[in-house]
RNAcentral holds the sequence, with entries from ENA. Predicted 3D model of a 72-nucleotide RNA (transfer RNA) from a Microcaldota archaeon.

């Protein structure tokens, strides 16, 4: 320098046109002498950035940025 894949909640990942969910973690409550486990409730993300298409974009297209991988 070129090809490919991936960037979504604190973490690991789903969702792939109709303004986003799971598990773990976190907070509160119940249970316990207390902790853990268990049960209940809750907080937390405008989806890497900027444009374009569309009535509508996390999703499709383009350009950047970052990460991984392969080739040179």
């Nucleotide at each position: 320098g070129g090809g490919c894949a991936c960037g979504u909640a604190g973490a690991u990942c789903a969702g792939c046109g109709g303004u986003a969910g799971a598990u773990c973690g976190c907070u509160u409550c119940g249970u316990u002498c207390g902790c853990a486990a268990c049960g209940a409730a809750g907080a937390g993300g405008c989806c890497g950035a900027g444009g374009g298409u569309u009535c509508g974009a996390u999703u499709c297209c383009c350009u950047c940025c970052g990460u991984g991988u392969c080739c040179a």
NCBI's taxonomy places the organism under Archaea, Nanobdellati, Microcaldota. It matches the Rfam family "tRNA". Rfam's curators write: Transfer RNA (tRNA) molecules are approximately 80 nucleotides in length. The prediction has a mean pLDDT of 82.